[in-house]
A computed fold for a 101-nucleotide RNA from a Planctomycetota bacterium, annotated as Bacterial small signal recognition particle RNA. The coordinates come from a structure-prediction model, not an experiment, and the mean pLDDT is 75. It matches the Rfam family "Bacterial small signal recognition particle RNA". Its Rfam clan is "SRP clan". Rfam describes the family as follows. The signal recognition particle (SRP) is a universally conserved ribonucleoprotein involved in the co-translational targeting of proteins to membranes. The literature on the family includes a 2003 paper in Nucleic Acids Res by Rosenblad et al., "SRPDB: Signal Recognition Particle Database". It is annotated as a non-coding RNA gene. NCBI's taxonomy places the organism under Bacteria, Pseudomonadati, Planctomycetota.
């Protein structure tokens, strides 16, 4: 001194972190009468035997509310000495090779 990289810069993206939101899952509540069983008491029907509707109360649920957790699925990120392509190659750093005093 030349030459070929690499990093730092810039664009995409994967992967994870972080947060959000959806959706499903668990547990809990959750309908005066216009849900769903069960229907005391009373009511109706009957001559009776029985039958019919059905308030409260109990049980379930539905829309919906409340909490919970790994996880799935989108979204964002002044996050990762993390990866992959592409770009810059001006200036710093830095490797390798080659040549010169």
């Nucleotide at each position: 001194g030349g030459u070929c990289g690499g990093a730092u810069c810039c664009c995409a993206u994967g992967c994870g972190a972080u947060g959000g939101g959806c959706g499903g899952c668990c547990g809990g509540c959750g309908a005066a009468c216009c849900g769903g069983g069960u229907c005391a008491g009373g009511g109706c029907c009957g001559g009776a035997a029985g039958g019919c509707a059905g308030c409260a109360g109990c049980c379930c649920u539905a829309a919906g509310c409340c909490g919970g957790a790994a996880g799935g699925c989108c979204c964002a990120u002044g996050c990762g000495c993390c990866g992959u392509g592409g770009g810059g190659c001006c200036a710093u750093c830095u490797g390798g090779c080659c040549g010169g005093a």